A computed fold for a 348-nucleotide part of an RNA from Arthrobacter sp. ZGTC131, annotated as small-subunit ribosomal RNA, central domain. The sequence was found in a public genome assembly. Its mean pLDDT, the model's own confidence on a scale to 100, is 88.
Context: one part of a larger RNA
RNA sequence: UUGGGCGUAUAGGGUGCGUAGGCGGUUUUGCAAGUUUGAGGUUAAAGCCCGGAGCUCAACUCCGGUCCGCCUUGAAAACUGCAUUACUAGAAUGCAAGAGAGGUAAGUGGAAUUCCAUGUGUAGCGGUGAAAUGCGUAGAUAUAUGGAAGAACACCUGUGGCGAAAGCGGCUUACUGGCUUGUUAUUGACGCUGAGGCACGAAAGCGUGGGGAGCAAAUAGGAUUAGAUACCCUAGUAGUCCACGCCGUAAACGAUGUCGACUAGCCGUUGGGAUCCUUGAGAUCUUAGUGGCGCAGCUAACGCAUUAAACAUUCCGCCUGGGGAGUACGGUCGCAAGAUUAAAACUC
Numbered sequence: 001u002u003g004g005g006c007g008u009a010u011a012g013g014g015u016g017c018g019u020a021g022g023c024g025g026u027u028u029u030g031c032a033a034g035u036u037u038g039a040g041g042u043u044a045a046a047g048c049c050c051g052g053a054g055c056u057c058a059a060c061u062c063c064g065g066u067c068c069g070c071c072u073u074g075a076a077a078a079c080u081g082c083a084u085u086a087c088u089a090g091a092a093u094g095c096a097a098g099a100g101a102g103g104u105a106a107g108u109g110g111a112a113u114u115c116c117a118u119g120u121g122u123a124g125c126g127g128u129g130a131a132a133u134g135c136g137u138a139g140a141u142a143u144a145u146g147g148a149a150g151a152a153c154a155c156c157u158g159u160g161g162c163g164a165a166a167g168c169g170g171c172u173u174a175c176u177g178g179c180u181u182g183u184u185a186u187u188g189a190c191g192c193u194g195a196g197g198c199a200c201g202a203a204a205g206c207g208u209g210g211g212g213a214g215c216a217a218a219u220a221g222g223a224u225u226a227g228a229u230a231c232c233c234u235a236g237u238a239g240u241c242c243a244c245g246c247c248g249u250a251a252a253c254g255a256u257g258u259c260g261a262c263u264a265g266c267c268g269u270u271g272g273g274a275u276c277c278u279u280g281a282g283a284u285c286u287u288a289g290u291g292g293c294g295c296a297g298c299u300a301a302c303g304c305a306u307u308a309a310a311c312a313u314u315c316c317g318c319c320u321g322g323g324g325a326g327u328a329c330g331g332u333c334g335c336a337a338g339a340u341u342a343a344a345a346c347u348c
Stems, first nucleotide, its partner, number of pairs: 003320004007302002012316001014200004021193003025087002029083003033080002035076008049065006090190001091187003094183005102176007109153001113149008124135002161168002205246006214240002219235004257315001265293012277280001297304002321348003330341004
């Protein structure tokens, strides 16, 4: 390489948009590039392969044939392709409705925490397995009133919703993306995937400038302990927050790539639509999600099972014994931290 694979054994890219490429619905006619078929030429001999023959066999030798292909030419037109004619089941648009923590910006609300001021009040508070460090007669803790600040939004809250993923939760307004349902009005295959590329991408971290209530790496002290650079406690700085710019990684997980098709059922739930009547906390059907169970089938088993890991297909990514190693070197990117691409010797 072929092959076989990728939920948990090695293996799905973190996610999307999209270039080249690959693949692609129904139909008419034509062409004949692919395809199928006939003929001719060429493919030196030997060798290889197949069938025979000769040395007693074999090696060896001889005879015949095939060969993969390339070129020229004739024919066929189902399939692919190219051109062309139509279509509406894919896709998109229009119209009428609907749900939503989807995004960005601005404004605003109450509870709590801490701090400050004042009043009441007096000896403790705090903390733990138990303590101590710590705070407190310079009046703490508690309690009441007023003020300030920052951050997060209890209940509602739900295997509920929205988003490509990361993720999104007080309320209001402005701007804005996507989705679903109904209709079948319009276009008429305009589609799917997607190497490179581009964009987004938790937390931590970095740069500049703000902010800093609580929490809290580092750090200090108190305990525990044989020790305790920890677990527990008291403090506490970066950070956590905001703006702008980097970083580009996670058990970025459903450990399950994407699009569409097909294949028993039953029970919930969210958003729509239709029908029916007994008009209800209703029944039935349908559609787009989101869950539980379960048949066939699959699976090493666990389990999956119309939201497939079943059955077939499209395109991409990835794996190929363990360690060395996601490391070295080189390249690219980055302010750095580092990221990405990615070996070998050696060893079992």